[in-house]
Formats: sequence, C1' cells, structure tokens
RNA sequence: CAUGUAUAAUAGCAAACUGUCCGAAAGGGCGGGACGCAAAGUCCAGGAAUCUAAAGCGCUGCGAAGCGCAAUGAUCGUCCGACUGCCAUG
Repeated sequence: CAUGUAUAAUAGCAAACUGUCCGAAAGGGCGGGACGCAAAGUCCAGGAAUCUAAAGCGCUGCGAAGCGCAAUGAUCGUCCGACUGCCAUG
C1' cells in the first nucleotide's frame, strides 16, 4: 500500500428489556443486560432517508384547549460519503 477469507485477539462495541437522570417529544447520558457488529470508532458543524413538533406562523374556539404547517431537535446499530483505527493475509 492492497485485500477482507475467520470459533480472528485472554482485544473492542453493545440491540431488546430494565433502574435512574435529562428532554415538549423524537430521543439521549450513566449503570445492569447481550441481539448482534470487522469499523456497531468519529462526523448529521456532509448528502439522502426516517422520526419528533418545542419556539414560531395559520385555523377553530368566549375560554381552556384542539388541529395544520414548521428543524433550528433526533437517528452514523437506515443508506451513501469523509476522516481515523484493530486483526489477518499478500
């Protein structure tokens, strides 16, 4: 540098569920827990997709409130991309 063949190495991560905390929600942090992962490392301050809908705007309503739009919120364990790394082989 290239490739990704496996019961890979006394290596690493950790889905569902769960305790607690944060959040309007989606969801997230920490602990427990393992379905899986060869990038399930980082980046959504990259693109797409998906989820939520607080502020705001509009409509209805006497009001309380409800409904619609709305990303600046969220997912990198949805896909693509960028960067970095482990092991093995050449």